[in-house]
c-di-GMP-I riboswitch aptamer from a soil metagenome, 85 nucleotides, folded computationally. Its Rfam family is "c-di-GMP-I riboswitch aptamer". About the family: GEMM was predicted in a large-scale screen for bacterial structured RNA regulatory elements. The coordinates come from a structure-prediction model, not an experiment, and the mean pLDDT is 90.
């Protein structure tokens, strides 16, 4: 970052699995992406099992909270394909 070339990834949704959940994995499928490759380092966002607090006769219920998640939220780090302007 090109009306280039060779390609790559894969949103929503569906099916199966897994997890407390958010989500993730596999198959199908393409919304899009010049890093939509990788890394949870700084923010943001999501979930709340356990823990704590409140309520109740008790359960239920409510609240707080990541050690969980998200790199296709932003930033940062790092590694790549091509080589016109």
């Nucleotide at each position: 970052g090109a009306c280039a070339a060779g390609g790559g990834c894969a949103a929503a949704c569906c099916c199966g699995g897994u997890g407390a959940a958010a989500g993730c994995c596999g198959g199908g499928g393409a919304c899009g992406c010049a890093a939509a490759g990788c890394c949870a380092u700084g923010g943001g966002u999501c979930u709340a099992a356990a823990a704590c607090c409140g309520u109740u006769c008790a359960u239920c219920c409510g609240g707080u909270u990541a050690u969980g998640a998200u790199c296709g939220c932003c930033a940062g780090g790092u590694u790549g394909c091509c080589g016109a302007a």